[in-house]
RNA sequence: GAAGCAGGCCAGGCAGCCGCCGCCUCUCACGAGGGGGAGGAAAGUCCGGGCUCCAGAGGGCAUGGUGCUGGAUAACGUCCAGCGGGGGCGACCCCAGGGAUAGUGCCACAGAGAGAAGUCCGCCCGCCGGUGCUUCGGCAACUACGGGUAAGGGUGAAAGGGUGAGGUAAGAGCUCACCGGGUCCGACGGUGACGCCGGAUGCCAGGUAAACCCCACCAGGAGCAAGGCCAAAUAGGGGAGCGCAAAGGACGGCCCGUCCGUGCUUCCGGGUUGGCUGCUCGAGACCGUCGGCAACGGCGGUCCUAGAUGAAUGGCUGCCGCCCGCUUUCCGGGUAACCGGUUGCGGGAACAGAACCCGGCUUACGGCCUGCUUCAGCC
Numbered sequence: 001g002a003a004g005c006a007g008g009c010c011a012g013g014c015a016g017c018c019g020c021c022g023c024c025u026c027u028c029a030c031g032a033g034g035g036g037g038a039g040g041a042a043a044g045u046c047c048g049g050g051c052u053c054c055a056g057a058g059g060g061c062a063u064g065g066u067g068c069u070g071g072a073u074a075a076c077g078u079c080c081a082g083c084g085g086g087g088g089c090g091a092c093c094c095c096a097g098g099g100a101u102a103g104u105g106c107c108a109c110a111g112a113g114a115g116a117a118g119u120c121c122g123c124c125c126g127c128c129g130g131u132g133c134u135u136c137g138g139c140a141a142c143u144a145c146g147g148g149u150a151a152g153g154g155u156g157a158a159a160g161g162g163u164g165a166g167g168u169a170a171g172a173g174c175u176c177a178c179c180g181g182g183u184c185c186g187a188c189g190g191u192g193a194c195g196c197c198g199g200a201u202g203c204c205a206g207g208u209a210a211a212c213c214c215c216a217c218c219a220g221g222a223g224c225a226a227g228g229c230c231a232a233a234u235a236g237g238g239g240a241g242c243g244c245a246a247a248g249g250a251c252g253g254c255c256c257g258u259c260c261g262u263g264c265u266u267c268c269g270g271g272u273u274g275g276c277u278g279c280u281c282g283a284g285a286c287c288g289u290c291g292g293c294a295a296c297g298g299c300g301g302u303c304c305u306a307g308a309u310g311a312a313u314g315g316c317u318g319c320c321g322c323c324c325g326c327u328u329u330c331c332g333g334g335u336a337a338c339c340g341g342u343u344g345c346g347g348g349a350a351c352a353g354a355a356c357c358c359g360g361c362u363u364a365c366g367g368c369c370u371g372c373u374u375c376a377g378c379c
Base pairs, nucleotide, nucleotide: 001375002374003373004372005371006370007369008368009367010366012320013319014318015317016316017315018314020037021036023034024033025032026031039351043362044361046360047359048358049357050356051223052222053221054220063219064218065217066216067215068082069081070080071079072078083097084095085094086093087092098214099213103212104211105208106207107206120153121152122149123148124147125146126145129142131140132139133138161179162178163177164176165175166174180204181203182201183200184199185198186197188195189194227277228276229275230274237268238267239266240265241264242263243262244261248260249259250258251257284303285302286301287300288299289298290297291296322348323347324346325345326344330341331340332339333338
């Protein structure tokens, strides 16, 4: 210098002017003064919890989720430390990582066959046929058929562990030696996942479960538009009192009466709309210290740090700082190309806006710093 890997930090500062939303103080009021006012992701709303209401004996089914071990935590699908596997020369990174002898399904194309599989070529045996040779007993190659064979070829991402020997008509863990894997037993180390060592056993007949499924574990539902309180007009509901000329319905036909109904007055409760609350002091922030490899936890001190509801948190100017480009002035280094600093001019500053509150994950995005790796050059 180039290419990378890991981690951390910032998200411009100050001043002036003009605004916006809460809070406090003074004032009868108008108003005045003071103080506060977005993020690392406030985002997606994907997980987990607090809080609220509803439901609920207990158990089971269904549905959804999670899935190595130990720990952290209020909880988690998050985090930390490990184990195992995989990728990279490396720094380092990735894994949804239980079960494929419970059962079912699927495995494109190619291929005979994609599974207690399969004979396309090949190899071997038998047999039919014709042919050739013949010492007339047969022999050889070829074709068709029947069978054996998973060694060899071929197909494929994947085809019955690998190499060699024996064996056989030809072959085959069929048998044996060595190697690899699995299962079982034992010893040692580790809390554990697991590691390592020894022994036995030919057990070696694919893969796939973010396919159904099986096993284990975890989950009641809805959400601040939750929920609580106050309360207007109008309309409607209910109770009480008073009234009802005539007419209507019910109490078997008639009268009285009662009820329904209806009008007025008054009271009550509910809904819509509106207002208040929930609302921001909390698994809180910062600093120190102790325990722990760490995630995190204990203790002590200091601090209070947005609460809007068509929804505030903004705009302009100046100076300084940061980044980029150009080239001018000057300085230093170098033979030089050029490099570093300084000065001047011009430009740039991203992603994005709280809405009950927290812990995560994911996604978007500007810049700076530190450590490390690989390669190349020089000393």